[in-house]
Context: one part of a larger RNA
Molecule: large-subunit ribosomal RNA, domain IV
Organism: Dendrobium catenatum
């Protein structure tokens, strides 16, 4: 000096991105336990007491009836700072934010992501749709709509608003368009002494399939869901009223939020002092309802905050054991 370690006087987070690390808690027994709540929880909540030895009595079991017992309970005595005496052995409590919950990366991630149970939509009638292979078959499935494919949400309570222009998908006896396979009038070149016919090549009429136009439903399909301008006895605000546009103009909730540029928003509460925290507030740049919305007990190796405990983390150094490096001999 580096590693592990012990003991530090006062305070006790002043360290620090963050109480990281370490201190602290422990066991059984007795008491005594709020909010909340899906009534099972929450709970070991928190909080408080008790624990050694001695010798006695109770109950209880066993006995040779009289004593045994590391058995229960009582109510006394006692010596020490100290009895679950050492090892071993949960801190706790309030509050918000996500994700319900258990599960998931085995050999660096456990998490708000994934995943689940639950809820919807769509696609398929069996030679099923869906997958794989050119195929011929194989899966689905030795299954048959309570079933099997696919997407999207996620417990559980309350809801899930309004648009079908636009893109999709999807239905569609009528009509335009493009016109597929058919059709084969003609016309040419060839064929003949010259015609035919046959051979090449070309091609009208006709016909009308499929798709796109068109028309109808579909948003728990991709999606989207304005503005502007007056207006109430001082000021300000506009139920209220023109008006210009749209498919239709964000409804219910919820809000400076994981989402707020401005922003350290404003008052509040907490602190001597809070760009953090919490509950408001609504001026959403640019929240919003199964790309789900608000809530939400319980449970967590999450995340932010704040109280109690409680400590060498820091004030702050230095001390000591140990065992290495390193330095001299």
């Nucleotide at each position: 000096c580096c590693a592990u370690g012990u003991a530090u006087a006062a305070g006790g987070a002043a360290c620090u991105c963050g109480a990281c690390a370490a201190a602290a808690u422990a066991a059984c027994c007795c008491u005594a336990u709020a909010a909340c709540u899906u009534u099972a929880g929450g709970u070991a909540a928190a909080g408080g007491g008790g624990u050694g030895c001695u010798a006695u009595c109770c109950u209880a079991u066993c006995u040779a009836c009289u004593g045994a017992u590391u058995a229960u309970g009582a109510a006394a005595g006692u010596a020490g700072c100290a009895c679950a005496u050492a090892c071993c052995a949960c801190a706790g409590g309030g509050u918000a934010a996500c994700g319900a919950u258990u599960g998931u990366u085995u050999c660096u991630u456990a998490a708000a992501a994934u995943a689940c149970a639950u809820g919807a939509c769509u696609c398929u009638g069996u030679u099923a749709a869906g997958u794989g292979g050119u195929a011929a078959u194989a899966u689905g499935a030795u299954g048959u709509a309570a079933a099997g494919a696919g997407u999207c949400u996620u417990a559980c309570a309350c809801c899930u608003g309004c648009c079908a222009u636009a893109u999709g998908a999807u239905g569609g006896a009528a009509g335009g368009u493009c016109g597929g396979a058919a059709g084969g009038a003609g016309a040419a070149c060839u064929g003949u002494g010259a015609u035919a016919a046959g051979c090449u090549u070309u091609g009208a009429a006709u016909g009308g399939a499929u798709g796109c136009c068109c028309c109808g439903g579909u948003a728990a399909a991709u999606g989207g869901u304005u503005g502007u301008a007056g207006u109430u006895c001082c000021u300000c605000u506009a139920a209220c009223u023109g008006u210009c546009a749209u498919a239709a103009g964000u409804u219910a909730g919820u809000g400076a939020a994981a989402u707020u540029c401005c922003u350290u928003a404003u008052a509040a509460c907490a602190u001597a002092a809070g760009u953090a925290g919490c509950g408001a507030c609504c001026u959403g740049c640019a929240u919003a309802a199964a790309u789900g919305a608000u809530g939400u007990a319980a449970a967590u190796a999450c995340u932010g905050c704040c109280c109690c405990a409680c400590u060498a983390u820091a004030u702050c150094u230095g001390a000591c054991a140990u065992a290495g490096a390193c330095a001299u001999g």